[in-house]
This record gives sequence, C1' cells and structure tokens, in this order.
RNA sequence: GCCGUCGUAGCUUAGUGGUAAAGCACCGCAUUGGUAAUGCGGAGAGCACGGGUUCAAUCCCCGUCGACGGCUCCA
Repeated sequence: GCCGUCGUAGCUUAGUGGUAAAGCACCGCAUUGGUAAUGCGGAGAGCACGGGUUCAAUCCCCGUCGACGGCUCCA
C1' cells in the first nucleotide's frame, strides 16, 4: 500500500429500515446482629466521525479515523 471483518451504556454483547435490549458493574430499598448472597426498584448510550439515499438510518451507499486478521502456491 491492497483486501476482509468489526466500532452500540463503565465492561461484554444483542438489535440490521419505523426514534436501542440484556447480563455484569453502579445507586436505593427489603432481608441480616453486621457483611456477603438473594429479592424488588432505579439511573446510565441515540449507536466511532462526516456526507449521501429515504417520509424515516444503529441498520443501505461513499469517504475518514481506529481495532483485529490476511496479502506463499494451486484451483
């Protein structure tokens, strides 16, 4: 330099056109003599960035940035 996959909450992931879900972590309450565990409740992201398509974009298209992998031979 070229090709491919990926980028969503503090972390790990889901969601793949109709304004985002879960687990862990965090906060409160209950329980306990107290803690842990358990149960109930709560807060937290507008989806890497920019542009385009669309009535509507996390999702489709283009570019940029970043992470990972490949770029030896035959077919």